[in-house]
RNA sequence: CUUAGCUCAGUUGGUUAGAGCGGCUGACUGUUAAUCAGUAGGUCGUAGGUUCGAGUCCUACAG
Numbered sequence: 001c002u003u004a005g006c007u008c009a010g011u012u013g014g015u016u017a018g019a020g021c022g023g024c025u026g027a028c029u030g031u032u033a034a035u036c037a038g039u040a041g042g043u044c045g046u047a048g049g050u051u052c053g054a055g056u057c058c059u060a061c062a063g
Stems, first nucleotide, its partner, number of pairs: 001063002005021004014052001023039005045061005
């Protein structure tokens, strides 16, 4: 250091977890691509602990 299939963000714990790329659907096009619109996708490495509240703090373990 570990957060979506991939690359990452998440502002000293606060109410709904996001972006880009990719996927899917549609529009456009002679076709593909490109472009535009919409949409799905996450047990935040695993297991505990602290707290009214944990992606965020603490411990152990895994990689």
Molecule: transfer RNA
Organism: bovine gut metagenome